[in-house]
C1' cells in the first nucleotide's frame, strides 16, 4: 500500500431469513438456607449493540465511511 475478518454487558460470547421487551455463562449485589464460611436456590444491578451518515413502517442485523485489533499478501 492491498485483501480478508472481529468489534454485543467488567470477561467469555451468543442473537438463525430485518419486526413483539437484546440474551447466556462466568464476575458483583441482596435475600433464603448453615453456628459460621462453601455450595445450592430465588431476585436485582450492569448494555449510546465501535463512531458517524444512509436504506426501510421498521437495523444489533442490509449498505458506505471512519477508528481500533488480527490474519495474509506486496
Nucleotide at each position: 500500500g492491498g485483501a480478508c475478518g472481529a468489534u454485543u454487558a467488567g470477561c467469555u460470547c451468543a442473537g438463525c431469513u430485518g419486526g413483539u421487551u437484546a440474551g447466556a455463562g462466568c464476575a458483583u449485589c441482596g435475600c433464603a438456607u448453615u453456628c459460621a464460611c462453601a455450595u445450592u436456590g430465588c431476585g436485582g444491578a450492569g448494555g449510546u449493540c465501535a463512531u458517524u451518515g444512509g436504506u426501510u413502517c421498521g437495523a444489533a442485523u442490509c449498505c458506505a465511511a471512519u477508528a481500533u485489533c488480527g490474519u495474509c499478501c506486496a
This is a predicted structure of a 74-nucleotide RNA (transfer RNA) from a Patescibacteria group bacterium. The coordinates come from a structure-prediction model, not an experiment, and the mean pLDDT is 80. It was read from a public genome assembly. Its Rfam family is "tRNA". The family's RNA type in Rfam is transfer RNA. Taxonomically the source falls in Bacteria candidate phyla (Bacteria).